Transfer RNA from Candidatus Peregrinibacteria bacterium GW2011_GWF2_39_17, 71 nucleotides, folded computationally.
RNA sequence: AGGGGCGUGGUGAAGUGGUAUCACAGAGGUCUCCAAAACCUUUGUCGCGGGUCCGAUUCCUGCCGCCCCUG
Numbered sequence: 001a002g003g004g005g006c007g008u009g010g011u012g013a014a015g016u017g018g019u020a021u022c023a024c025a026g027a028g029g030u031c032u033c034c035a036a037a038a039c040c041u042u043u044g045u046c047g048c049g050g051g052u053c054c055g056a057u058u059c060c061u062g063c064c065g066c067c068c069c070u071g
Base pairs, nucleotide, nucleotide: 001070002069003068004067005066006065007064010024011023012022013021018054026042027041028040029039030038047063048062049061050060051059
């Protein structure tokens, strides 16, 4: 320099046009002499811009970051 993949709550992942989901973690509660465990409730997320579309996490494009390949 060229090519490919990935970027989603605090962490690990799912979701590939139509209100973003799960687990753990966090907060509150029930239980308990206290705590743990268990159960219930709850907070919090699409890397940053631009475009297409009635509608974008999803499609296109620029940039940024990480990983791999070629030389």
Rfam family: tRNA. Rfam describes the family as follows. Transfer RNA (tRNA) molecules are approximately 80 nucleotides in length. The sequence was found in a public genome assembly. The prediction has a mean pLDDT of 83.